Predicted 3D model of a 349-nucleotide part of an RNA (small-subunit ribosomal RNA, central domain) from an uncultured bacterium. It matches the Rfam family "Bacterial small subunit ribosomal RNA".

[in-house]
Context: one part of a larger RNA
RNA sequence: UUGGGCGUAAAGCGCAUGUAGGCGGUGCCUUAAGUCUGUCGUGAAACUGCGGGGCCUAACCCCGUAUGGCGAUGGAAACUGUGGCACUUGAGUGCAGGAGAGGAAAGGGGAACUCCCAGUGUAGCGGUGAAAUGCGUAGAUAUUGGGAAGAACACCGGUGGCGAAGGCGCCUUUCUGGACUGUGUCUGACGCUGAGAUGCGAAAGCCAGGGUAGCGAACGGGAUUAGAUACCCCGGUAGUCCUGGCCGUAAACGAUGGGUACUAGGUGUGGGAGGUAUCGACCCCUUCCGUGCCGGAGUUAACGCAAUAAGUACCCCGCCUGGGGAGUACGGCCGCAAGGCUUAAACUC
Repeated sequence: UUGGGCGUAAAGCGCAUGUAGGCGGUGCCUUAAGUCUGUCGUGAAACUGCGGGGCCUAACCCCGUAUGGCGAUGGAAACUGUGGCACUUGAGUGCAGGAGAGGAAAGGGGAACUCCCAGUGUAGCGGUGAAAUGCGUAGAUAUUGGGAAGAACACCGGUGGCGAAGGCGCCUUUCUGGACUGUGUCUGACGCUGAGAUGCGAAAGCCAGGGUAGCGAACGGGAUUAGAUACCCCGGUAGUCCUGGCCGUAAACGAUGGGUACUAGGUGUGGGAGGUAUCGACCCCUUCCGUGCCGGAGUUAACGCAAUAAGUACCCCGCCUGGGGAGUACGGCCGCAAGGCUUAAACUC
């Protein structure tokens, strides 16, 4: 509870699709619900406000009158709404293009690590601050050849690209989503937001089945240390990977909700279009979309932000209202569980 706010002080839902609702482009006509206005009724008295009066004053008392509300009726038609006709700039669509780690599936590739087999070869290897545990004469490490398997894709690689967010990076093919540019074909406001709802949602975790090279919670050992349930070293199980199902959370961050319009510039970079120039390409100029840096006005408590706004406005949603107690208890809903969502109070400062 009016108001003031939400980058960092409390506060933007992790993200989207979309129901109800709220809000909504240009012109003309209509209507009269909202709106404005006249009249009437009602609004008991007391009380309240205003004006006046009576007790010496005041309190107190008396007289008059009024506001707002509701209803009826007559009128106005600018704005909002209703109905109708029309329009094209918003939105969508067609056509012509180019860009991309956007998503899903199948197939393929090379480097490296590990393991196995064989050859050469001999006493060490490995590891650290230094060591030791560990591995090795049953032949290790090193090196050469062959094989197996799993996981990840060096360089290119870039404040580069794509995606709503989470996120996406070897190559090829198939299926598939979106954005951008040019044109201006068609539709004719079909739009924006979005309580509930629904879907997506890193990692870890859970269930079932598979897989397991490397790494590696737990665990064992060696060191360090006063101790060392750690940091360092040697091992190593879950897990990390795949398929199907759950979980639904993160500093899910730009700590900045979405949409539209407007408001000096400069300089990089990605994708397109046009022009100038040229034999042609580059360069240069203009323009649209994206992504960075710097900076003026403005704004901000400051830091800073500054056409990708935290500036100037409007529309819609979410959220905040001193710290702790506490994102807890209880209840409810969801989950196999872990737990999640919703969310107090006493008390205390």